[in-house]
Molecule: Lysine riboswitch aptamer
Organism: uncultured Faecousia sp.
Parts: sequence; structure tokens; C1' cells
RNA sequence: GAUAGAGGUCGCGGAUGCGAUGAUUACCCCAUGGAAUACGCCGGCAAGCGUUCAUGGGCGAAAGGCAAAUCCGCCGAAGUUGCGUUACGGUUGCCGCCGUAGGGCUGCUGGGACUGCGUCGAACAGACGCUGGACUGUCACAUUUUCGGAUGUGGAGCGCUAUC
Repeated sequence: GAUAGAGGUCGCGGAUGCGAUGAUUACCCCAUGGAAUACGCCGGCAAGCGUUCAUGGGCGAAAGGCAAAUCCGCCGAAGUUGCGUUACGGUUGCCGCCGUAGGGCUGCUGGGACUGCGUCGAACAGACGCUGGACUGUCACAUUUUCGGAUGUGGAGCGCUAUC
């Protein structure tokens, strides 16, 4: 260097999406009461559009997020921080901001679960970041061994095993 492999409390990712949440919701309809050049449509300016708010009754969703199960691709699988960039959405234009997705550069992480804190989120879901102690695979070193292994310390996937 090439090829083939191993790790597992759900190993990783993707597709489809049973189902729950969202939802005592939004929208729409009715009634009652109030407000009015105000108020709402992410912020500012300009424009445009809509009268608007509360309570009660009726009707009653969806998206993002989660996810049973099945299938597919795989073992830097993959995930993610930061900084640009592109597209789309938030009424229109400009300037911002927020969200979603793609791609680029860059740094980090062996793996999954858990504690605490924080961010996103409607969320007691879930994801991510930091933190802590265990567990687990692997290698190195030391000790021990009934030679199978065990214990301790340390390292990182740019690792480890097998063959050439």
C1' cells in the first nucleotide's frame, strides 16, 4: 500500500411511515361585550392587504419535531461546532433577523447508554453542546496466570485484526 473483517444495553445512516403528539389549537361559522386610525401580517422604512380584540358555543385540520415495523446501504459507519455560500419559507421592495435544505472550508468525536447544566423545540418527546462517573471494543505497558484469561495504568478510529 491492497484486500477482507471486528466492536453493538437499538452499532451507524437512508427510504417507506403503523401510531401518538401538535390539538381545550389554527382556520371557518354563530352569539355577546369592548376598541378604533388604533391594531395585525418577524423587526426598521415605504407600500399593500385585513377592521380588530376578548369570552362562550359549533365545526375542526396541517407542518416542522418524534416514531412501531419492514426494507436498503454500511463499520468514519456517521454525527456535529465555527465561518462563507446557494435555494426556499416568514404579504411585496430594500436592509436585517429567524427557520429549513444543499454544497464548500475548518475543528472535534472509538462506541452506545446514563447524571447535571445549557440551547433548539408546543413538549415530561427528541436532537445537539458542555460536564461527571461507570460500561464496552481495541491496542501498548506493568503485574498475575490453571496459558483460556484476569487486574491496573495509559492511548486514540490517522486506531485494531487477518491475508498478501